[in-house]
Context: one part of a larger RNA
């Protein structure tokens, strides 16, 4: 690994991208026929034992020996069917075919014809020998050869038995004689066969195969009586160039997967623009004695007129109802009008690549809240910190104030019960009604103008969503899940990641950050 878990018990990285890795949809000689080799099985027999019978026959033995166009299985060739067994030169020459001659059987009037033998010639030709051109490459399985003894299995063998050893056993007067097996021995690597599975090549600008032809160019072994030059002829390479042959030469279009395009969808992002009460504060204005605030006060404000009313302005946030088991988005997140940028989803399509695909170390983009740094900006809430109250204390919980900070721009930080505490992708296994986008349809209802178009209901379908109800012949400790089902009937690909509490996410190293701080990340020692 087979063969552990990850919702709550110990865990899935906030979240996407994204290199190596790993992994990866379907097709490409199926299917038949002819004879046959060989094995085993059935059937038929026939020799050989023994018994029983007057014979004729029966019955029956066995590791016996043997025939057979019998019957079923099975193995390995051969050939045919579009189907190459790599070719090509030189030995070699088997089966098998044709003719002739000559024998035997059977047959004819008849060397007539059928079988079936030798002998000569001709066709033929991987049984294999050498020596060239060449060749799709591996995984994988089979068989082999080889892989040092001991050791393990394990045969044989009275060490008196056993552990062990590798002896030893007849005779026993010399001698004779038998062992000392065999198995396993994985990974690499040789050799053989198989070609099923999974890689991998090959003809699209044909620079593509074959064949013929003609050029250009090198190389030179024989023969031309000999030696030596030149050049033809020929024999092998390479290159060109023209004809010709051929079923010439691109698989198909995944309820994979990109792109195009149509009309949509959304509180997705961005930038500008704008709107709404409120809240606080200011300015004018009416009224007058208390308002605040609490379980109850108190602090605090208040004829210098507080809260209050009423009419204005300003700032800075914030976006009420509509708001829902609805929408978008990777997540974190996103809600006032308008108007602009580019992006995304899901649909619909008699467009289009044609494998482009999943999942990912390492690396990257984003990331709330709080925090840091430089700047605006400061209405409101409001860590610290002041007070006044509770209180046996109160450094809390309730109150009055209030720095920082809450808001914005520019850089860090990189964490959250970043939670569905549930990795992503595929596929199946079940029912039901609502919803949210599209798209297809159908008698109808309604908007106006009187009819089309179009909207809005109603109702089917159908694809993609966020859920949710009901039941599990699924699963689970159980709560409870249509996933957390399809798991002792266990393997669909792939990524992270736990192993008893405590020490402890703590020391230390590294490294990242201005820091705070983050990532990575233990032992002693306890229980």
């Nucleotide at each position: 690994u087979u063969g552990c878990a990850g919702u709550u018990a110990a865990a899935a990285a906030g979240c996407u991208c994204g290199u190596a890795g790993u992994u990866g949809a379907a097709u490409u000689u199926c299917u038949g026929g002819u004879a046959u080799u060989g094995c085993u099985u059935u059937c038929c027999g026939g020799u050989c034992u023994a018994c029983c019978u007057u014979a004729u026959g029966g019955u029956u033995a066995g590791u016996a020996c043997u025939g057979g166009u019998u019957u079923a299985g099975u193995u390995g060739g051969a050939u045919c069917u579009u189907a190459c067994c790599u070719u090509c030169u030189g030995g070699g020459g088997a089966a098998c075919u044709a003719u002739u001659a000559u024998g035997c059987u059977c047959u004819u009037u008849a060397u007539u014809g059928a079988g079936u033998g030798u002998a000569a010639u001709u066709g033929g030709g991987a049984a294999c020998c050498a020596g060239g051109a060449c060749a799709u490459u591996u995984a994988c399985c089979u068989u082999g050869a080889g892989a040092a003894a001991a050791u393990u299995a394990g045969a044989g063998u009275g060490u008196u038995u056993a552990a062990g050893g590798c002896a030893g056993g007849c005779a026993u007067g010399c001698g004779c004689u038998u062992g000392a097996a065999u198995a396993c021995a994985u990974u690499a690597g040789c050799a053989u066969g198989g070609a099923a599975u999974a890689a991998u090549g090959g003809a699209a600008u044909a620079g593509g195969a074959c064949u013929u032809u003609g050029g250009u160019u090198c190389u030179a072994u024989u023969u031309u009586g000999u030696u030596g030059g030149u050049u033809u002829c020929u024999a092998g390479g390479a290159c060109c160039a023209a004809a010709g042959u051929a079923a010439u030469g691109a698989u198909g279009a995944a309820u994979a997967g990109g792109g195009a395009u149509a009309g949509u969808u959304g509180g997705g992002g961005g930038c500008a623009u704008u709107a709404g009460u409120a809240u606080u504060g200011a300015g004018c204005u009416g009224u007058c004695a208390g308002a605040g605030g609490u379980g109850a006060a108190a602090u605090u404000c208040u004829u210098g007129g507080a809260u209050u009313u009423g009419c204005u302005c300003a700032a800075g946030a914030c976006u009420a109802a509509c708001a829902a088991c609805u929408g978008c988005g990777a997540a974190a997140g996103c809600a006032u009008u308008u108007g602009c940028c580019a992006a995304g989803g899901a649909u619909g399509u008699u467009u289009u690549c044609a494998u482009u695909g999943a999942u990912c170390a390492a690396g990257a983009a984003c990331g709330a809240a709080a925090g840091u740094u430089a700047g605006g900006g400061g209405a409101u809430c409001g860590a610290a910190g002041a007070c006044g109250a509770u209180c046996a204390g109160a450094u809390a919980c309730c109150g009055u104030c209030g720095u920082a900070g809450u808001c914005u721009u520019g850089a860090c930080c990189a964490u959250a019960a970043a939670c569905u505490a549930u990795g992503c992708c595929g596929a199946c296994u079940a029912g039901g009604g609502a919803u949210u986008g599209g798209u297809g349809g159908a008698c109808g209802u309604u908007a106006u103008u009187u009819u089309a178009u179009u909207g809005a209901c109603u109702u089917c379908a159908u694809c993609a969503g966020c859920a949710c109800c009901u039941u599990a012949u699924g699963a689970g400790a159980a709560a409870u899940c249509a996933a957390a089902g399809u798991u002792u009937u266990u393997g669909g690909g792939u990524u992270c990641c736990g192993g008893g509490g405590g020490g402890a996410g703590u020391a230390u190293g590294g490294u990242c950050g201005c820091a705070a701080g983050g990532c990575u990340g233990a032992a002693a020692c306890u229980u």